[in-house]
Context: one part of a larger RNA
Molecule: small-subunit ribosomal RNA, 5' domain
Organism: metagenome
């Protein structure tokens, strides 16, 4: 000098855009943050009907979005590859198919238990829920054949034979939407390899599933991933093992660069969800607002037993130098579901608070000398504050009041027309007392902070007397202090100015 998610002191007019628990991954009252589909299904209630509504079965979603950085020094991240060792719901393309049957169960009704959470018996019923059989292009498995290719084990194509595996001819407003098998694609994911990634040797040896083999199991998939047996290996001064610290990266800050520091906001990846462990469901989880077990904590209880998890958005207590509203809206963008209308969405879009940062604007302009009064200094002549004020004439930014008023909104839907391609009209705005424009009034409502010994721009007087105090360094103060305190004057920056902390 530059920078900051800053804090503190004094001061503070407006707006745009950003940004805001860095500390206790401390504990949490309350509300909301994941639903949707009646064009899968039965049935209850309301209704004359059309239709509507709660609850349930069923489907899809809830593995996304949002938060945090505790753990992790490598099961992570970055980069370049491998997968001939793999999976993939929804979406797109292509080929083929959907035949015949069956038994339940929730809701509901009824009876009962419990303080509650909730639970139990009996009876009834449906499906795109569940089950059985058939068919089997293709696929998979076993045994073969031929050809081509290759990164070793092999892969691909054609083909013979034996075995195994499907479906909802469902719904419908007749346009469509769905179901099953297979192949390909897109996007997504798993696994593996090379290289790189902090400090410490006052950590020098570490290791028994350890290193390798055979066989088996297991997984979507290779593998000590797991197990039985066999061998005795494997890593290490190019730092193993141990200890400390830490999410990683794109980036950010600084710097001429090399480098150093850093990882807030935004984006990608990873990890975590009261603490520890576990699996279930599913295409996908070992699952933030799912389940089970254990633990700590909090709450309810009729003492028998139960309920809970803000590292989602607000908000509370606590900690701290320190960090916001228990706001509005789904109008836009995106997401889930739905044929659609639409519903939901603390994602998101907005508003609120904070000079926390940055950028812009304003606090007026011109004229005005008897150089007024007052203040300060004085060699008592004067000097300075100073055209500064007063006074005169203007302007009207911002703020204030009144009126007008966009863009962000074209999709979708409805009506009409149609040459069937589409066209016209109508409808949808949280922000919003919006941006912006016009009018009105009126200089009115809007300047501070630090410094003045040298470094370093800017000095005099008084007070004080090694006291009180100042100080970044050198150093000032013991009776004339340009260095302390006050006043006047001046210098610098300016809605800020200083101080502290941290980085280069």
């Nucleotide at each position: 000098g530059a920078g900051c998610g800053a804090a503190c002191g004094c001061u503070g007019g407006c707006g745009g855009c950003g940004u805001g628990c860095c500390u206790a991954a401390c504990a949490c009252a309350u509300g909301c943050a994941a639903g949707u589909c009646g064009a899968a299904c039965g049935a209850a209630c309301c209704g004359u009907a059309a239709g509507g509504u709660a609850g349930g079965u069923g489907g899809c979603g809830a593995a996304a979005g949002g938060g945090u950085g505790a753990g992790u020094a490598a099961u992570a991240c970055a980069u370049a590859g491998a997968u001939a060792a793999u999976c993939u719901a929804c979406c797109c393309u292509u080929g083929g198919g959907a035949c015949g049957g069956g038994g339940a169960u929730a809701a509901c009704g009824u009876g009962g238990g419990g303080a509650a959470g909730c639970c139990c018996g009996c009876g009834c019923u449906a499906a795109u829920a569940c089950c059985c059989g058939a068919u089997g292009u293709c696929a998979c498995c076993g045994c073969g054949a031929u050809a081509a290719c290759u990164c070793c084990u092999g892969u691909u194509a054609u083909u013979g034979u034996g075995g195994u595996u499907a479906a909802a001819u469902g719904c419908u407003c007749c346009g469509a939407c769905g179901c099953c098998c297979a192949a390909g694609g897109a996007g997504g994911a798993g696994u593996c390899u090379g290289u790189g990634u902090c400090c410490u040797a006052u950590c020098a040896g570490c290791u028994a599933g350890u290193u390798g083999g055979u066989g088996a199991g297991g997984u979507a998939a290779g593998a000590g991933c797991u197990c039985a047996c066999c061998a005795a290996g494997g890593c290490u001064u190019c730092g193993a093992c141990g200890g400390g610290u830490a999410g990683c990266a794109g980036g950010u800050c600084u710097g001429a660069g090399a480098g150093g520091a850093u990882g807030a906001u935004c984006u990608g990846c990873c990890a975590c969800a009261c603490u520890g462990g576990g699996a279930c469901u599913g295409a996908g989880a070992c699952a933030c607002u799912g389940c089970c077990c254990a633990g700590a904590c909090u709450c309810c209880u009729a003492c028998g037993g139960g309920a809970g998890g803000c590292u989602g958005c607000a908000g509370u207590g606590g900690g701290g130098a320190a960090u916001u509203u228990u706001g509005g809206g789904c109008a836009a963008u995106g997401a889930g579901c739905g044929a659609a209308a639409g519903c939901u969405u603390g994602a998101c879009c907005c508003a609120g608070c904070g000079a926390c940062g940055u950028c812009g604007c304003g606090u007026g302009c011109a004229c005005g000398a008897a150089a007024a009064a007052g203040g300060c200094c004085u060699u008592c002549g004067g000097g300075u504050u100073g055209u500064a004020a007063a006074g005169u004439g203007c302007u009207g930014u911002c703020a204030c009041a009144g009126g007008g008023u966009a863009a962000g909104a074209a999709a979708g839907g409805a009506a009409c027309c149609u040459u069937c391609g589409g066209g016209u009209u109508c409808u949808u705005g949280a922000c919003g007392u919006u941006c912006c424009c016009c009018u009105g009034a009126g200089a009115g409502g809007a300047a501070g902070c630090u410094c003045u010994g040298g470094c370093u721009a800017a000095a005099c007087a008084c007070g004080u007397g090694c006291c009180a105090g100042c100080a970044g360094c050198c150093g000032c103060g013991g009776u004339a202090a340009u260095a302390c305190g006050u006043g006047u004057a001046g210098a610098g920056c300016u809605a800020g100015c200083g101080u502290u902390g941290c980085u280069c």